[in-house]
Molecule: transfer RNA
Organism: Thermoplasmatota archaeon
RNA sequence: GCCGCUGUGGCUAAGUGGUAUAGCAUCUCCUUGGUAAGGAGAAGGUCGCGUGUUCAAUUCACGCCAGCGGCUCCA
Numbered sequence: 001g002c003c004g005c006u007g008u009g010g011c012u013a014a015g016u017g018g019u020a021u022a023g024c025a026u027c028u029c030c031u032u033g034g035u036a037a038g039g040a041g042a043a044g045g046u047c048g049c050g051u052g053u054u055c056a057a058u059u060c061a062c063g064c065c066a067g068c069g070g071c072u073c074c075a
Stems, first nucleotide, its partner, number of pairs: 001071007010024004018055001026042005048064005
C1' cells in the first nucleotide's frame, strides 16, 4: 500500500429505513433478625466521526478514524 471483518449504555452482545433492545453491573424499594438468592422499579446511549441519498438514516452510499486478520513491497 491492497483486501476483508468489527465499532450500539460502565462491560458483553442483539437488532431494524419509521418510538434504540437484552443480559450482567449500578441505584431505590419489597422480602429477611441480618446477608445471599429472589421480586418490583429507576437511572444510564451524540448507535466511531463527517458528507450525501431520503419525508425520515443507528440501518443505504462515499470519505475518514480506530481495532483485528490476511496479502504484497522495502529493510